Record summary: The RNA shown here (transfer RNA) has 74 nucleotides and comes from Candidatus Undivivens industriae.
[in-house]
RNA sequence: GGGCGAUUAGCUCAGUUGGUUAGAGCGUUGCGUUCACAUCGCAAAGGUCACAGGUCCGAGUCCUGUAUCGCCCA
Numbered sequence: 001g002g003g004c005g006a007u008u009a010g011c012u013c014a015g016u017u018g019g020u021u022a023g024a025g026c027g028u029u030g031c032g033u034u035c036a037c038a039u040c041g042c043a044a045a046g047g048u049c050a051c052a053g054g055u056c057c058g059a060g061u062c063c064u065g066u067a068u069c070g071c072c073c074a
Stems, first nucleotide, its partner, number of pairs: 001073007010026004019057001028044005050066005
């Protein structure tokens, strides 16, 4: 230098052929349960869907560029 893949909550990840409100597990906080802790139950908070632009009535999803990480080729 070229090719491929990934980027969504604090962490690990789903998200179908573009359409309803962006979700799960773990974690955090609060409440209940307990003498207390753990476990368990209930609830809550937490997101510019990496960044910028474009297409579209409508984009996490499609297109272009950039960035970071991984793999391969030279």
It matches the Rfam family "tRNA". Rfam describes the family as follows. Transfer RNA (tRNA) molecules are approximately 80 nucleotides in length. The family's RNA type in Rfam is transfer RNA. Its family is annotated with triplet codon-amino acid adaptor activity in the Gene Ontology. Model confidence (mean pLDDT): 80 of 100.